[in-house]
The prediction has a mean pLDDT of 76. The RNA shown here (glmS glucosamine-6-phosphate activated ribozyme aptamer) has 162 nucleotides. Rfam family: glmS glucosamine-6-phosphate activated ribozyme aptamer. Its family is annotated with catalytic activity and regulation of gene expression in the Gene Ontology. Rfam's curators write: This entry contains a glucosamine-6-phosphate activated ribozyme that is found in the mRNA for GlmS. GlmS is an enzyme that uses fructose-6-phosphate and glutamine to generate glucosamine-6-phosphate.
RNA sequence: UAAGAUAUCAUAGCGCCUGAUCCGUCGAUAUUCGGCGGAUGACGAGGAUGGGGAGUAUCGAUAAUUCGGCGGAUGCCCCACGGUCUUUAAAAUAAUAGAGGUCGAAAGACUGCGAGCAAAAACGGAAGUGAUUCCGCAACAGAGGCGCAGUUAAUGAUUAAA
Numbered sequence: 001u002a003a004g005a006u007a008u009c010a011u012a013g014c015g016c017c018u019g020a021u022c023c024g025u026c027g028a029u030a031u032u033c034g035g036c037g038g039a040u041g042a043c044g045a046g047g048a049u050g051g052g053g054a055g056u057a058u059c060g061a062u063a064a065u066u067c068g069g070c071g072g073a074u075g076c077c078c079c080a081c082g083g084u085c086u087u088u089a090a091a092a093u094a095a096u097a098g099a100g101g102u103c104g105a106a107a108g109a110c111u112g113c114g115a116g117c118a119a120a121a122a123c124g125g126a127a128g129u130g131a132u133u134c135c136g137c138a139a140c141a142g143a144g145g146c147g148c149a150g151u152u153a154a155u156g157a158u159u160a161a162a
Base pairs, nucleotide, nucleotide: 014071015070016069017068019067020040021039022038023037024036025035026034027033028032043060044059045058049080050079051078052077053076081104082103083102084101085100086099087098088097089096108152109151110150111149112148113147114146123136124135125134126133127132
């Protein structure tokens, strides 16, 4: 250095940096430019049945470079599998098979109410010449999920029709 094995930790607002901004230093023809070296570049919540595909993938924050770009990704679409609901066949209100809807092992959707929920910022401390980084810490969201209540789609059957 390459390949492989085992164990542990972390992991999707996650990783990275050729733009940009900022700091240090050196040089120069000096309100600036260049060289070298560095810093920043998403704050948490939420999200994974398997395979494939496309490509601006949810929510809010006292943040506002969270700019710009690249890569990735639990979102989306298709297929398979699985749950559930409706229905058809036969049947015994079971089990089985088919079709359709909707979801993902907490396995329909929508609305309302309720409970329970964050980190950054701020403040304090430490490190660094500095930009800045790390640690500690009171508080405060929305979506989703959960509990309760209500409404309701899809397919099919019946009916002259609704």